[in-house]
RNA sequence: GCGCCAGUAACUCAGCUUGGAUAGAGUGACAGCCUUCUAAGCUGUAAGUCGGGAGUUCGAAUCUUCCCUGGCGCG
Numbered sequence: 001g002c003g004c005c006a007g008u009a010a011c012u013c014a015g016c017u018u019g020g021a022u023a024g025a026g027u028g029a030c031a032g033c034c035u036u037c038u039a040a041g042c043u044g045u046a047a048g049u050c051g052g053g054a055g056u057u058c059g060a061a062u063c064u065u066c067c068c069u070g071g072c073g074c075g
Stems, first nucleotide, its partner, number of pairs: 001074007010027004020058001029045005051067005
C1' cells in the first nucleotide's frame, strides 16, 4: 500500500442479509421484597449522538460514500 472482518448501554452481544417509525437481551449498578446479617432468589428503575461526517429516502443501527479505531491476511 491492497483486501476482509469488527465498532450498538459500564461489560459481552443480538438486531443489519430483506429500511418502517417507542433500539433489545444477559451480566453489572441502584432501589424494594425476602433473610438476624450477607449471599442466593424475586420485582422494579436508570443507563444508548447505534465509532464520526456527508448523502439517498416520506422514513437509516440497517443502503451509498469518506474518515477514525482495533484485528486478520497478502505484498